Context: one part of a larger RNA
C1' cells in the first nucleotide's frame, strides 16, 4: 500500500535481442463513432455525511424537511489536447558513399624466452628448503655446465591512469572469415522510434558427463616442522582440476554495489579515435567540431560520505526491485539439471 524509495540504510533484473503491452517528432487538412470539455434531460435505494426543524429535562439516541459529493445513461453543442483518416516534411531512427582506430569474435599456422623431462659430454658431494630445521633427491653420480631431443602451458619487454565488447570477457606473430561502434559527406527512405511483462540467446570461476592431454601449478590426501593441540599459516611430496573436442551446469563482492533511452543545465585539466582550420621543412605547438575514457569543480543534490555534462542535478517514457531482524538465498509445491544443485518462494515461533 492511491504513500514512499532502490550507489553505501531494505530495494537495479547477470547482459543483450525482442512478441504481446505501455509511451511516441514537425506541419496542414478532414470526420465527430465508447477518450476529453460544456450544456440540458434522467438516475444517483434505505441509512450514512451536512444544513434547517422537532421529540425524551440535556446529550447520545430517535423523527421530519432540505442539500452536497460521486457514478452512470440519453441528447444537443465544442475540436483545443489525445486518438482516427489524408497529405506533406527531416531534426529521431536508419541507409548509402569515403576514411581511419581497436587485446571484439571464430579458425588455423608459424615463434621465443622460461619451465619440466629423456639421451650424451664435462665434473664431485653436496643440493633443495626455512625464522631456524626436517622430511625429500644425490657416490646406483644429483646439484652445476655445455650439446641434442620430446612435451604441456603461459605469452617478459611493448603496457598505459590505454583500447575493444551487451555483460561475462579479451594481450606473442601473421593469415582467413566475420560483429560492432566513430568521424566526414548531407546523397536515399520519411517517423520506420524508445521501452519491454511472457519467451529466446549469451553468461567469469568452480563444478558434471564421454573422449583425449597433462609441463607447471595445486582442492583432497600423505609426510616434514612449529605448537599445548595445529584437522591452519611455512616445508617436502601430490590426485582431482587447471589444459582440448563436444554436451551440459546458470551462479558470484555477475560491482560503477548506480537499469534503458530521449532532453535540459558553468567551468578547467589530460588522455584516446577521427573532421575542420591555423602554422611550419616536419612531428609538435594553437584555435575548433565530433566520438571515447579519467581526474578537478560552480550550481543544483545528497541523512552524511560525496555526486556533479560518463549526475547521484532538472525533467520525461517504459522495465525490475524494496516495505523493521532472526526464522529464511529455508521449508513445501511447481519448473529446470545426469548429478551438484539452481529459479520461485512461505509460515510457526522469537525480538
Nucleotide at each position: 500500500u492511491u504513500g514512499g524509495g532502490c550507489g553505501u540504510a531494505a530495494a537495479g533484473g547477470g547482459u543483450g535481442c525482442g512478441c504481446a503491452g505501455g509511451c511516441g517528432g514537425c506541419c496542414a487538412g478532414c470526420a465527430g463513432u465508447a477518450g476529453u470539455g460544456g450544456c440540458g434531460c434522467g438516475u444517483g435505494g434505505a441509512a450514512u455525511c451536512u444544513c434547517c426543524u422537532g421529540g425524551c429535562u440535556u446529550a447520545a439516541c430517535c423523527g421530519g424537511g432540505a442539500g452536497g459529493g460521486g457514478u452512470c445513461g440519453c441528447g444537443c453543442c465544442a475540436a483545443a489536447c489525445g486518438g482516427g483518416c489524408u497529405g506533406g516534411c527531416u531534426u529521431g531512427a536508419g541507409g548509402c558513399a569515403g576514411g581511419g582506430a581497436g587485446a571484439g569474435g571464430c579458425a588455423g599456422a608459424c615463434a621465443g624466452a622460461a619451465c619440466g623431462g629423456g639421451c650424451g659430454g664435462a665434473g664431485u658431494a653436496g643440493g633443495g628448503g626455512u625464522g631456524a630445521a626436517a622430511u625429500c633427491c644425490g657416490u646406483a653420480g644429483a646439484g652445476u655446465c655445455c650439446g641434442u631431443c620430446c612435451g604441456g602451458a603461459a605469452u617478459a619487454c611493448c603496457a598505459a591512469u590505454u583500447g575493444c565488447g551487451a555483460a561475462g570477457g579479451c594481450a606473442g606473430u601473421c593469415u582467413g572469415c566475420u560483429g560492432g561502434a566513430c568521424c566526414u559527406g548531407a546523397c536515399c527512405u520519411g517517423a520506420c522510434g524508445c521501452u519491454c511483462g511472457g519467451g529466446c540467446a549469451c553468461g567469469a570461476a568452480a563444478g558434471c558427463g564421454u573422449g583425449g592431454g597433462g609441463a607447471g601449478c595445486g582442492a583432497a590426501c600423505g609426510g616434514a616442522a612449529u605448537u599445548a593441540g595445529a584437522u591452519a599459516c611455512u616445508c617436502c611430496g601430490g590426485u582431482a582440476g587447471u589444459c582440448c573436442a563436444c554436451g551440459c551446469c546458470c551462479u558470484a563482492a555477475a560491482c560503477g554495489a548506480u537499469g534503458u533511452c530521449g532532453a535540459c543545465u558553468c567551468g578547467g585539466u589530460g588522455u584516446u579515435g577521427g573532421g575542420g582550420g591555423u602554422a611550419u621543412c616536419g612531428a609538435c605547438c594553437c584555435c575548433u567540431c565530433c566520438g571515447g575514457c579519467g581526474c578537478c569543480u560552480c550550481a543544483g543534490u545528497u541523512a552524511a560520505c560525496g555526486c556533479g555534462g560518463u549526475a547521484a542535478g532538472u525533467c520525461g517514457a517504459c522495465c525490475g526491485c524494496c516495505u523493521g531482524g532472526g526464522g529464511a538465498c529455508u521449508a513445501c509445491g511447481g519448473c529446470c539439471g545426469c548429478a551438484a544443485g539452481g529459479c520461485u518462494a512461505a509460515a510457526a515461533c522469537u525480538c
Overview
The part of an RNA shown here (small-subunit ribosomal RNA, central domain) has 351 nucleotides and comes from an uncultured bacterium. Its mean pLDDT, the model's own confidence on a scale to 100, is 87. Rfam family: Bacterial small subunit ribosomal RNA. The RNAcentral record of the full RNA draws on Greengenes.